The RNA shown here (Glycine riboswitch aptamer) has 88 nucleotides and comes from a Pseudomonadota bacterium.
The prediction has a mean pLDDT of 76.

[in-house]
RNA sequence: CACGCCUCGGGCGGGAGAGACCGGUUCGUCCGGCGCCGAAGGAGUAACGACCCCGUAAACUCUCAGGCAAAAGGACCCCCGAGGACGG
Numbered sequence: 001c002a003c004g005c006c007u008c009g010g011g012c013g014g015g016a017g018a019g020a021c022c023g024g025u026u027c028g029u030c031c032g033g034c035g036c037c038g039a040a041g042g043a044g045u046a047a048c049g050a051c052c053c054c055g056u057a058a059a060c061u062c063u064c065a066g067g068c069a070a071a072a073g074g075a076c077c078c079c080c081g082a083g084g085a086c087g088g
Base pairs, nucleotide, nucleotide: 001088005084006083007082008081009080010079011078013077014076019034021033022032023031024030035068036067037066041064042062043061044060048055049054
């Protein structure tokens, strides 16, 4: 120097799924019941290291948490900026 990688911040950016269910109610962001969804977070899992505990992966599995009109949130992607390690 700046390409790729990682982290953080920003953007009127993009961004899925699933009951505006039923009953109660002091009308509360409340209580109870049944059904459902995966893309916050969380947990589990192969190979491998170790060989006994254990460590380590996801968009797979679970559905604890969360969610099931709109709004909000939203993994991930794109753009901008800053920083970091490695390579060139």

Taxonomically the source falls in Pseudomonadota (Bacteria, Pseudomonadati).